A computed fold for a 68-nucleotide RNA from uncultured Akkermansia sp., annotated as transfer RNA. The coordinates come from a structure-prediction model, not an experiment, and the mean pLDDT is 83. The organism belongs to Akkermansia, within Bacteria. Rfam family: tRNA. Rfam classes the family as a transfer RNA. RNAcentral holds the sequence, with entries from MGnify.
RNA sequence: CGGAGGUAGCUCAGUUGGUAGAGCAACACCUUGACAUGGUGGAGGUCGUAGGUUCGAGUCCUAUCCCC
Numbered sequence: 001c002g003g004a005g006g007u008a009g010c011u012c013a014g015u016u017g018g019u020a021g022a023g024c025a026a027c028a029c030c031u032u033g034a035c036a037u038g039g040u041g042g043a044g045g046u047c048g049u050a051g052g053u054u055c056g057a058g059u060c061c062u063a064u065c066c067c068c
């Protein structure tokens, strides 16, 4: 210098810019004498950071940090 990546505790989706999701984990409840398994439910997010464009940005633009 060039390329790829950074989104929930973890692994990852997110289509043409239009209210951020899944699985697992954790928590509560049901089930059990108890544990495990199973079932149900809610919670959990500054979308690496700072700006810009836009009525509206995870998504587009600029700078910057970290990782490969």
Stems, first nucleotide, its partner, number of pairs: 003068001005066002009024004018055001027041004048064005